[in-house]
RNA sequence: GGGCCCUUAGCUUAGUUGGUUAAAGCAGCCGACUCAUAAUCGGCCGAUCGUGGGUUCAAGUCCCACAGGGCCCA
Numbered sequence: 001g002g003g004c005c006c007u008u009a010g011c012u013u014a015g016u017u018g019g020u021u022a023a024a025g026c027a028g029c030c031g032a033c034u035c036a037u038a039a040u041c042g043g044c045c046g047a048u049c050g051u052g053g054g055u056u057c058a059a060g061u062c063c064c065a066c067a068g069g070g071c072c073c074a
Stems, first nucleotide, its partner, number of pairs: 001073007010026004019057001028044005050066005
């Protein structure tokens, strides 16, 4: 220098052919249970989807640029 892949909640991930309300587990908080703790159960909290732009009636999803990370070629 060239090519490919990844970036969604504090963490790990899902998200179909673009179409309601972005989902789950763990963590955190509250409660139930218990003499008490843990486990278990119920509830709550939490993301404008890496950043900026574009296409579209509509973008986590498509296109472009950039940033960070990984792999390969030279």
This is a predicted structure of a 74-nucleotide RNA (transfer RNA) from a soil metagenome.
Its Rfam family is "tRNA". The family is grouped with related families in Rfam's "tRNA clan". It is annotated as a transfer RNA.
The same sequence occurs in records of 2 taxa.
The RNAcentral record of the sequence draws on ENA.
Its mean pLDDT, the model's own confidence on a scale to 100, is 82.